[in-house]
RNA sequence: GGGCCCGUAGUUCACCUGGUAGAACGCUUCAUUUGCAAUGAAGAGGUAAGCAGUUCGAGUCUGCUCGGGUCCA
Repeated sequence: GGGCCCGUAGUUCACCUGGUAGAACGCUUCAUUUGCAAUGAAGAGGUAAGCAGUUCGAGUCUGCUCGGGUCCA
């Protein structure tokens, strides 16, 4: 320098035929306990790496940029 794959909640990942974004763990509160843990209940937390385009509508399709992985040179 070139090819391919990937980027979604604090973490690990779903949602891959475009239609108002979810799970587990973690965090907060409450109950239980002398207290902690465990358990149960409730809750907060992401406009999906960034910009632009297509579309009535984009996490999902297209282009560019940034970052990571991998292969070739």

Predicted 3D model of a 73-nucleotide RNA (transfer RNA) from a Patescibacteria group bacterium.
Its Rfam family is "tRNA". The family's RNA type in Rfam is transfer RNA.
NCBI's taxonomy places the organism under Bacteria, Bacteria candidate phyla.